Notes
A computed fold for a 347-nucleotide part of an RNA from an algae metagenome, annotated as small-subunit ribosomal RNA, central domain. Its mean pLDDT, the model's own confidence on a scale to 100, is 85.
Context: one part of a larger RNA
RNA sequence: UUGGGUUUAAAGGGUGCGUAGGCGGCGAUUUAAGUCGGUGGUGAAAGGUAGCAGCUUAACUGUUUUACAUGCUUCCGAUACUGAAUUGCUUGAGUUACCAAGAGGCAAGUAGAAUUUCCGGUGUAGCGGUGAAAUGCAUAGAUACCGGAAGGAAUACCGAUUGCGAAGGCCACUUGCUAUAGGUAAACUGACGCUGAUGCACGAAAGCGUGGGGAGCGAACAGGAUUAGAUACCCUGGUAGUCCACGCCGUAAACGAUGAUUACUAGUUGUUGGCUUUAUUUAGUCAGUGACCAAGGGAAACCGAUAAGUAAUCCACCUGGGGAGUACGCCGGCAACGGUGAAACUC
Numbered sequence: 001u002u003g004g005g006u007u008u009a010a011a012g013g014g015u016g017c018g019u020a021g022g023c024g025g026c027g028a029u030u031u032a033a034g035u036c037g038g039u040g041g042u043g044a045a046a047g048g049u050a051g052c053a054g055c056u057u058a059a060c061u062g063u064u065u066u067a068c069a070u071g072c073u074u075c076c077g078a079u080a081c082u083g084a085a086u087u088g089c090u091u092g093a094g095u096u097a098c099c100a101a102g103a104g105g106c107a108a109g110u111a112g113a114a115u116u117u118c119c120g121g122u123g124u125a126g127c128g129g130u131g132a133a134a135u136g137c138a139u140a141g142a143u144a145c146c147g148g149a150a151g152g153a154a155u156a157c158c159g160a161u162u163g164c165g166a167a168g169g170c171c172a173c174u175u176g177c178u179a180u181a182g183g184u185a186a187a188c189u190g191a192c193g194c195u196g197a198u199g200c201a202c203g204a205a206a207g208c209g210u211g212g213g214g215a216g217c218g219a220a221c222a223g224g225a226u227u228a229g230a231u232a233c234c235c236u237g238g239u240a241g242u243c244c245a246c247g248c249c250g251u252a253a254a255c256g257a258u259g260a261u262u263a264c265u266a267g268u269u270g271u272u273g274g275c276u277u278u279a280u281u282u283a284g285u286c287a288g289u290g291a292c293c294a295a296g297g298g299a300a301a302c303c304g305a306u307a308a309g310u311a312a313u314c315c316a317c318c319u320g321g322g323g324a325g326u327a328c329g330c331c332g333g334c335a336a337c338g339g340u341g342a343a344a345c346u347c
């Protein structure tokens, strides 16, 4: 490079926005760059291909004949497709009006249950914990029960194969600000579209910096057990952290292990949000979200209109195992580390 692949065998970027590039709806007219046909020139010789001839044959050779030389270019034409220019269309895309839905995001405020601690009261000898115990707490009055106060974190029930979000993710309630998707109408714009290298933004948890906060939980750590040992599992404590503000980090089994967009291809049965219709129960339809399955696919498991089916466009990635996501260099970071990313050698 060709060819083949990427759910699980190696392989889909964590996600979006978007630059260049690639690709792009239905008509008309012009052009003739690509494209197609013909023509002239050129495309050295040798070599190669096919004949003929010469050395006794062959290899080899030739003032020989023929074809090839897929290319470049001149001129004359063709106009289906692609391109370019002009002009139109509405189905793609977007706008508008109306409708209703949602744990979508940000900020502020409020609420109740529970845990813990403190104060007061009642009350007396245990409590706690485990497989069994012990460490621990408790006569300086614990545990239990009642009343009061403080503070932090999380929001039972509703609750669901539910819903929303590009992904990460998002659940008490109220208010304010704010974003997207859906349906109905078909008024408006008239291809404005799809994808997207580099780039930019977002991005769980842990971790980092500064300042707060600290109830519960709890790496590290300490003690008690267990055990041959026990740097663990179990128990009693407990610091960072978990929480808030601002700023970094930029990674995850960031998973549907399944890139985005578009079109097409039997059915059955749930459910969410609209719309139409009926006897308001049903039937149909649009957009989601589940289960089963025909065809088709697949090594199989299985997928099966939310495809892993049938096609198209664009991007990313793979090429035996180990060495290794390592070394070196470069870039980023306060650091931790991240990104890019080999080879020798070995099987």
Stems, first nucleotide, its partner, number of pairs: 004318003007301002012315001014202004021195003025089007033082002035078004040073003050065002052062003092192001093189003096185004104178007111155001116150007126137002163170002207248006216242002221237004259314006267292010296303002320347003329340004